[in-house]
Context: one part of a larger RNA
RNA sequence: UGACGGGGGCCCGCACAAGCGGUGGAGCAUGUGGUUUAAUUCGAUGCAACGCGAAGAACCUUACCAGGUCUUGACAUCCCGAGAAUUUACUAGAGAUAGUUUAGUGCCUUCGGGAACUCGGUGACAGGUGCUGCAUGGCUGUCGUCAGCUCGUGUCGUGAGAUGUUGGGUUAAGUCCCGCAACGAGCGCAACCCCUAUCCUUAUUUGCCAGCGCGUUAUGGCGGGAACUCUAAGGAGACUGCCGGUGAUAAACCGGAGGAAGGUGGGGACGACGUCAAGUCAUCAUGGCCCUUACGGGAUGGGCUACACACGUGCUACAAUGGCAGGUACAGAGGGCAGCAAUACCGCGAGGUGGAGCGAAUCCCACAAAGCUUGUCGUAGUCCGGAUCGGAGUCUGCAACUCGACUCCGUGAAGUCGGAAUCGCUAGUAAUCGUGGAUCAGAAUGCCACGGUGAAUACGUUCCCGGGCCUUGUACA
Numbered sequence: 001u002g003a004c005g006g007g008g009g010c011c012c013g014c015a016c017a018a019g020c021g022g023u024g025g026a027g028c029a030u031g032u033g034g035u036u037u038a039a040u041u042c043g044a045u046g047c048a049a050c051g052c053g054a055a056g057a058a059c060c061u062u063a064c065c066a067g068g069u070c071u072u073g074a075c076a077u078c079c080c081g082a083g084a085a086u087u088u089a090c091u092a093g094a095g096a097u098a099g100u101u102u103a104g105u106g107c108c109u110u111c112g113g114g115a116a117c118u119c120g121g122u123g124a125c126a127g128g129u130g131c132u133g134c135a136u137g138g139c140u141g142u143c144g145u146c147a148g149c150u151c152g153u154g155u156c157g158u159g160a161g162a163u164g165u166u167g168g169g170u171u172a173a174g175u176c177c178c179g180c181a182a183c184g185a186g187c188g189c190a191a192c193c194c195c196u197a198u199c200c201u202u203a204u205u206u207g208c209c210a211g212c213g214c215g216u217u218a219u220g221g222c223g224g225g226a227a228c229u230c231u232a233a234g235g236a237g238a239c240u241g242c243c244g245g246u247g248a249u250a251a252a253c254c255g256g257a258g259g260a261a262g263g264u265g266g267g268g269a270c271g272a273c274g275u276c277a278a279g280u281c282a283u284c285a286u287g288g289c290c291c292u293u294a295c296g297g298g299a300u301g302g303g304c305u306a307c308a309c310a311c312g313u314g315c316u317a318c319a320a321u322g323g324c325a326g327g328u329a330c331a332g333a334g335g336g337c338a339g340c341a342a343u344a345c346c347g348c349g350a351g352g353u354g355g356a357g358c359g360a361a362u363c364c365c366a367c368a369a370a371g372c373u374u375g376u377c378g379u380a381g382u383c384c385g386g387a388u389c390g391g392a393g394u395c396u397g398c399a400a401c402u403c404g405a406c407u408c409c410g411u412g413a414a415g416u417c418g419g420a421a422u423c424g425c426u427a428g429u430a431a432u433c434g435u436g437g438a439u440c441a442g443a444a445u446g447c448c449a450c451g452g453u454g455a456a457u458a459c460g461u462u463c464c465c466g467g468g469c470c471u472u473g474u475a476c477a
Base pairs, nucleotide, nucleotide: 001477002476003474004473005472007471008470009469010468011467012466013465015461016460019425020424021423022422023421026316027315028314029313030312031311032310033309034307035306042053043052064302065301066300069297070296073125077124078123079121080120081119082118083117086103089100090099091098092097107114108113127291128290130289131288132287136285137284138280139279140278141276143274148187149186150185151184152183153182154163155162156161167178168177169176193268194267195266196265198236199235200234201233202232203231208225209224212223213222214221239262242256243255244254245253246252318418322377323376324375325374326373327372328371334365335364336363339358340357344353345352346351384415389410390409391408392407393406394405395404431453432452433451434450435449436448437447
């Protein structure tokens, strides 16, 4: 100087407390461990691995396994020989591949040949998701959006080092003020950036419709309008600016006015010096090591989907604040040409036929759902719950057996609110309701986003956990 203490002081955080809803019990989905297997590819492992890499494993992907195959190779550069490239059909085979066969003779040329491409050959080489993240770059997680981490000069100390950065106040903040052997400065904090809440100006189509007309059973449908809403560009606005009080007359704090908004208005992006030899050699790059008729390459089938079990994360429930049936209202944000697809017709339905319109403020996906309203059920393993299984189908795709999603009929399991324990959340939040997107041929209860309805509680900081500053002890470094 640090680190540590079941030492002390001060302070903070959904850390506890106060509340609301869950998990832990059930069924299923998904990931992991374990076991099994020819293979169940590999990685991630307290917080910070476990709906993680994977924004999507039927083939492909695919890295794994089995048998069947190739050896200058699927890919790059160089050399030699032959042939334009390209293309039709047939045979064998699971295919890779092998054999036969049809059409085709192009471009440039100094007529030697050359360019592109294909086949064969030789060796230099290719190739490796093989090992090492404890050789590395890059990227990322975490402490933590915590308020800290340092430097120059000066001063003090033999020196390690200290001072500044401590102290008194204050703040979300090493934020600011005052004091002070310190005076300044840098990286962080804050602000500058984006979205959102109010208003103004400009613009007026595909969006809008107040006023004036036309038309319709009805609809901005039409003429027209530029007010309103919206859209998207530019501005205004919030700064403790104003008033009162407290305070050291300071910084600041408390209350008030005005205001759409008030003291960081709400949200996002943004992550200091460093820590964990943290994670990744399987995104990529790369040192070293290893393989080279195989640890490389192509193909078929299988596996990654197994299942006595254990754990994590979720979905659906156990019902009446509910289930079912009828009627009826109101979003936002997205996506669409190898695409989204309306009206119509067929089907109980998934869907099919067909194709208007739309590269989209125009058309489509697209009926939002919870809500409101009427009826029914009456506490029951039920008109709750939907697992499982049988049958019949639809769609995607070369192909749904291993192993897809969805529909209809039948079947109707566990489950009556969950032990010890444990998680999230402080406001348009939790809870609850639906909607869209990426990936994607198809395949979400996951992920990312969007809006609708919309709470309860916080006395307080003794205690649990994590953190910051000062101080103290130490046989620790």
Predicted 3D model of a 477-nucleotide part of an RNA (small-subunit ribosomal RNA, 3' major domain) from an uncultured prokaryote. The prediction has a mean pLDDT of 85. It matches the Rfam family "Bacterial small subunit ribosomal RNA".